Predicted 3D model of a 94-nucleotide RNA (Guanidine-I riboswitch aptamer) from a marine metagenome.
Rfam family: Guanidine-I riboswitch aptamer. Rfam links the family to the GO term regulation of gene expression.
The sequence is in RNAcentral, with records from Rfam and Ribocentre.
The model forms 100% of the base pairs in the Rfam consensus.

[in-house]
């Protein structure tokens, strides 16, 4: 034995939308036990860039290879809310 962006699995309901209800036709109320768009997102998923490391070279740079593994609660936290977000590669287990 690193770091970021993007994106997925997933999530939920602040917005918009679907659906109901109401209603003085502007509007409002319930609803995620609504596939959906905004959103939120993975240490143990993907993909890209950076970085590292080892070689190489015509060297303020450029090119090549590498860059493993990875069971895991309960419980808390955030945002509108929840989550494979975050406490967290924690606690444990092996």
């Nucleotide at each position: 034995a690193g770091a970021a962006a993007c994106c997925u699995a997933g999530g939920g309901u602040u917005c918009c939308g679907g659906u109901u209800c109401c209603g003085u036709c502007a509007g409002g109320g319930a609803u995620g036990a609504c596939u959906g768009g905004u959103c939120c997102g993975a240490g143990a998923g993907g993909u890209u860039u950076c970085g590292g490391u080892c070689g190489g070279u015509u060297c303020u740079g450029c090119c090549g290879a590498c860059u493993g593994c990875a069971c895991g609660g309960a419980g808390g936290g955030a945002c509108a809310a929840a989550a494979g977000c975050c406490c967290g590669g924690g606690a444990g287990a092996c």